This is a predicted structure of an 83-nucleotide RNA (transfer RNA) from an Acidimicrobiales bacterium. Model confidence (mean pLDDT): 80 of 100. Rfam family: tRNA. It is annotated as a transfer RNA.
[in-house]
RNA sequence: GCCCGGAUGGCGCAACGGCUGACGCGAUGCACUCAAAAUGCAUUGCCCGCAAGGGCGUGCGGGUUCGAAUCCCGCUCCGGGCA
Numbered sequence: 001g002c003c004c005g006g007a008u009g010g011c012g013c014a015a016c017g018g019c020u021g022a023c024g025c026g027a028u029g030c031a032c033u034c035a036a037a038a039u040g041c042a043u044u045g046c047c048c049g050c051a052a053g054g055g056c057g058u059g060c061g062g063g064u065u066c067g068a069a070u071c072c073c074g075c076u077c078c079g080g081g082c083a
Base pairs, nucleotide, nucleotide: 001082002081003080004079005078006077007076010025011024012023018066026044027043028042029041030040031039045056046055047054048053059075060074061073062072063071
């Protein structure tokens, strides 16, 4: 230098171009208990807001589209291969 694969909440890992980005683990709160473990329920990206609610967010920057994590272009980083 060329080719292939990948980057998604704290971690793992899904998602035909269209439902609110699931699910599991972990964490937090509550219930249960004498207390705990186990179990159950709820919550669990960021910002604004007293709240209701609103805005943003899938490595970064653009593009296509009514609509992009998904398609296209460029870039960064990680893994593998060729030279």